[in-house]
Context: one part of a larger RNA
RNA sequence: CUGGGCGUAAAGCGUCCGUAGCCGGUCUGGUAAGUCUGUUUUCAAAUACUACGACUCAAUCGUAGGAAGGGAAUGGAUACUGCCAAACUAGAAGAUUGUGGAGGUAAGUGGAAUUUCCGGUGGAGCGGUGAAAUGCGUUGAUAUCGGAAGGAACGCCAAAAGCGAAAGCAGCUUACUAUGCAACUCUUGACGGUGAGGGACGAAAGCUUGGGUAGCAAACGGGAUUAGAUACCCCGGUAGUCCAAGCCGUAAAUGAUGUCUGCUAGGUGUAUGUUUCCUACGGGGAAUGUGUGCCGUAAUCUAACGAGUUAAGCAGACCGCCUGUGUAGUAUAUUCGCAAGAAUGAAACAC
Numbered sequence: 001c002u003g004g005g006c007g008u009a010a011a012g013c014g015u016c017c018g019u020a021g022c023c024g025g026u027c028u029g030g031u032a033a034g035u036c037u038g039u040u041u042u043c044a045a046a047u048a049c050u051a052c053g054a055c056u057c058a059a060u061c062g063u064a065g066g067a068a069g070g071g072a073a074u075g076g077a078u079a080c081u082g083c084c085a086a087a088c089u090a091g092a093a094g095a096u097u098g099u100g101g102a103g104g105u106a107a108g109u110g111g112a113a114u115u116u117c118c119g120g121u122g123g124a125g126c127g128g129u130g131a132a133a134u135g136c137g138u139u140g141a142u143a144u145c146g147g148a149a150g151g152a153a154c155g156c157c158a159a160a161a162g163c164g165a166a167a168g169c170a171g172c173u174u175a176c177u178a179u180g181c182a183a184c185u186c187u188u189g190a191c192g193g194u195g196a197g198g199g200a201c202g203a204a205a206g207c208u209u210g211g212g213u214a215g216c217a218a219a220c221g222g223g224a225u226u227a228g229a230u231a232c233c234c235c236g237g238u239a240g241u242c243c244a245a246g247c248c249g250u251a252a253a254u255g256a257u258g259u260c261u262g263c264u265a266g267g268u269g270u271a272u273g274u275u276u277c278c279u280a281c282g283g284g285g286a287a288u289g290u291g292u293g294c295c296g297u298a299a300u301c302u303a304a305c306g307a308g309u310u311a312a313g314c315a316g317a318c319c320g321c322c323u324g325u326g327u328a329g330u331a332u333a334u335u336c337g338c339a340a341g342a343a344u345g346a347a348a349c350a351c
Base pairs, nucleotide, nucleotide: 004322005321006320007305008304012319014201015200016199017198021194022193023192025088026087028085029084030083031082033081034080035077036076037075038074039073040072041071042070043069049065050064051063052062053061054060091191092188093187094186095185096183097182098181099180100179103177104176105175106174107173108172109171110154115149116148117147118146119145120144121143125136126135162169163168206247207246208245209244210243211242215241216240220236221235222234223233258318259317260316261315262314263313266295267294268293269292270291271290272289273288274287275286276285277284278283300307301306324351325350326349333344334343335342336341
């Protein structure tokens, strides 16, 4: 190299876009580069192979013969691949009409609740726990009524529901914007798939600058518990959590399952379209798309668990990744970063 693999044993990049590359629908003609084939030439001798012979055999040596395969030239073949030309519509894209949604960005706005403050009532406790204590309270707390401020999050609806490439997205309204799906026709005419490098996005925490801070709460202080208690429980409480701008680029970033295409029994929910039938106009049935669940083997696969038209089945295209365990995602080096650190990433040695 061939080969074997990647749901859970090592192994799918967090996700998408996309350059090179690789791969690529139907039909006709041309060409003959790949491909197949004939001939010529060449690949010194020795070695290797086959046959015969010599040394008593063998090793060894001699003689003869023959390829296979490679290079070059030339003649031919044309199914497949490539290239050129012309055409097609089943892939892809667009137009039209309709429709769905917590998709995104910005602005405005609403009510409940917590906290604080102001005022009224009231008068001794409140709070907290397994039990307590720290804590708060006669300078009037807790409770209750009225008012104000401010920040953050949006109850019910709510769902195995929906949307988004993923991360993720939920009060309401408006503006801007992206996108899916369906239906018929119409348009372009292979414009496609994947994607090394590269680029964009990317939870939380963290970082920089400025703002904001109600609640919660690392650190920290105190009270308990305990042999101790740098914890679990309680009382406080700062970063942070929020906003704007900019970094970081990681997660059990999970479906632990790369993307795309085709094919291979069903049953039952649900979301949203379309067509059609029935209708007591409330709705119900059937068919057909697209998504999202469950059951379950029919086949099949799997070490088993399980998967099973949303495949882990049967195939194809392309990429990524794995190769005993520890050392170790460490050292070194390089790149990136303000830093934290991230990315790439060994070996000695031991078993």